[in-house]
RNA sequence: AUUGAUAAUAGCAAACUUGUCGAAAGGCAAGGACGCAAAGCUAUGGGUCUAAAGGUUGUAAAACCUAUGAUUGCCAGGUCGCCAAAA
Numbered sequence: 001a002u003u004g005a006u007a008a009u010a011g012c013a014a015a016c017u018u019g020u021c022g023a024a025a026g027g028c029a030a031g032g033a034c035g036c037a038a039a040g041c042u043a044u045g046g047g048u049c050u051a052a053a054g055g056u057u058g059u060a061a062a063a064c065c066u067a068u069g070a071u072u073g074c075c076a077g078g079u080c081g082c083c084a085a086a087a
C1' cells in the first nucleotide's frame, strides 16, 4: 500500500415518535437502533425525489415541462482519517 476479525478503542444512527424550519422533497434538535470500516467531509459526474418561483396548455379547475431545491445511509469521483488478526 492492498485488505479487513465473532479483536480492541472510539464513533455514526435507518424506520418510527415528538418539537421545529420548509411550498414540497427534505433539513435541524431530542428520544430510538435497522444497519455502517469511511454511514467523516465534498453535489464534481450519473441516478433518484420535489416543483414554490418560472414556462406551456386551459374559460376555469387543473395538467404538463423545468433545479436554481433536496439526497453523500443510491452509485462513482475528489479529499482527510482510527485500529491491525489472518492472507
Base pairs, nucleotide, nucleotide: 003084004083011036012035016031017030018029019028020027021026034073040079041078042077044076045075046074047071048070049069054065055064056063057062
c-di-GMP-I-GGC riboswitch aptamer from a Bacilli bacterium, 87 nucleotides, folded computationally. Its Rfam family is "c-di-GMP-I-GGC riboswitch aptamer". On this family, see Weinberg et al., Proc Natl Acad Sci U S A 2017: "Bioinformatic analysis of riboswitch structures uncovers variant classes with altered ligand specificity". NCBI's taxonomy places the organism under Bacteria, Bacillati, Bacillota, Bacilli. It was read from a public genome assembly, where an Rfam model found it. The coordinates come from a structure-prediction model, not an experiment, and the mean pLDDT is 89.